Notes: This is a predicted structure of a 164-nucleotide RNA (FMN riboswitch aptamer (RFN element)). It was read from a public genome assembly, where an Rfam model found it.

RNA sequence: AUCGAUCUUCGGGGUGAGGUGAUCCCGCCUGAGGCGGGAAAUUCCUCGACCGGUAGUGUGUCCUGAGGUGAUUUCGGGAUAAAGCCUACGAGCUCCGCAAAAAGCGGGGUUGAUCCGGUGUGAGUCCGGUGCCGAUAGUAUAGUCUAGAUGGGAGAGGAUCGAA
Repeated sequence: AUCGAUCUUCGGGGUGAGGUGAUCCCGCCUGAGGCGGGAAAUUCCUCGACCGGUAGUGUGUCCUGAGGUGAUUUCGGGAUAAAGCCUACGAGCUCCGCAAAAAGCGGGGUUGAUCCGGUGUGAGUCCGGUGCCGAUAGUAUAGUCUAGAUGGGAGAGGAUCGAA
């Protein structure tokens, strides 16, 4: 270092300003209703801002083996870090099975969004620019408020034991 078991820790971030006024409250008039005043959106409108779960993927960096040239180098191995919109997964939503039901377990479905230029043999990952996306429930219509959630979780680290 590899595989298995047990235990343990960790494991999701983010809004300001201005405007409008659904609705509610109060007063007055009143036949319906009207008038005046007040409160009122992190959701609407305008402008601006901010956020990005897990793993994989490099042409970077570092270490290292072998070979070659007069010299510039060639072929490998390992470590490390790299994407909201590439791939896969988780979460969310939903259906089915087991179950009297609940809890729980197992399985299926669904699940958003990027281009251009540059570098380079090679990049939707780097650099520059531009654009776009965001579960459910609540509430005046929500990526950023509140709630399920002191939950679950892909997975990451550590310890102990065992195996070859």